Background: Guanidine-I riboswitch aptamer, 106 nucleotides, folded computationally. The sequence was found by an Rfam model in a public genome assembly. It matches the Rfam family "Guanidine-I riboswitch aptamer". A reference for the family is Battaglia et al. (2017), "Structural basis for guanidine sensing by the ykkC family of riboswitches", RNA. From the family's description: This family represents a conserved RNA structure found upstream of the ykkC and yxkD genes in Bacillus subtilis and related genes in other bacteria. The function of this family is unclear although it has been suggested that it may function to switch on efflux pumps and detoxification systems in response to harmful environmental molecules. Rfam links the family to the GO term regulation of gene expression. The family has 100 seed sequences and 1,509 matches in Rfam 15.1.
Order: sequence, then C1' cells, then structure tokens
RNA sequence: UUUAAGGUUUUCUAGGGUUCCGCGGCUUAGUGGCUGGUCUGGUCCGAGGGAAAACGCACGGAAGCCAUUUUUCGUGAAUACACGGAGGGACAAAAGCCCGGGAGAU
Repeated sequence: UUUAAGGUUUUCUAGGGUUCCGCGGCUUAGUGGCUGGUCUGGUCCGAGGGAAAACGCACGGAAGCCAUUUUUCGUGAAUACACGGAGGGACAAAAGCCCGGGAGAU
C1' cells in the first nucleotide's frame, strides 16, 4: 500500500426509547382530556465487533442429463480477528439501528 461471502433473510438477546396499550398523577357528572419513561411492563426499534436457524459460498463424491445444467451427500471456511469518536439521519422517539468493520488509533 492492497485484499474480503466479513453475503441475504428470519427468530431472538444485550441495549433503546415513548407513538399505541397498560400503569401512576391531575381533571371531568360522564365519555373523555392533560401529564409522567426520573413507570417493572405488552406492542415497537434493535447489534460488523451478541446468539440461533435456513439459504447462499468454496471443495470433493455420487446420480441424472449431453445439456453446460440439475439433484443429492459429505467436508470446509469466517466457529478466526475486530480499539473506535465527534457529527449527521429515520420513525413517535431513542439506541449497541443507519452513514459505519467509515474517519481515526494500534
């Protein structure tokens, strides 16, 4: 100086806030209204550096087909490494979300 399947999706978790629900407070004759996330929560958002699964990827075998693809089985990698702002962005809002395995540092 350079390289990347370090991929995609889904379900979760740490974490996150407050639209909706619930809860608390005030208020109303009542339906309701206002307010509190400095409310455990349900919904919700959610990890490159958290988890799992499927697909995918690489290699090899077998079978079909004689097309240049299909099916199936096995193995493998990444089951490794990974310090990290400020600022900005989205939804109601925030965040370990996104910019971003970025800038930078080692």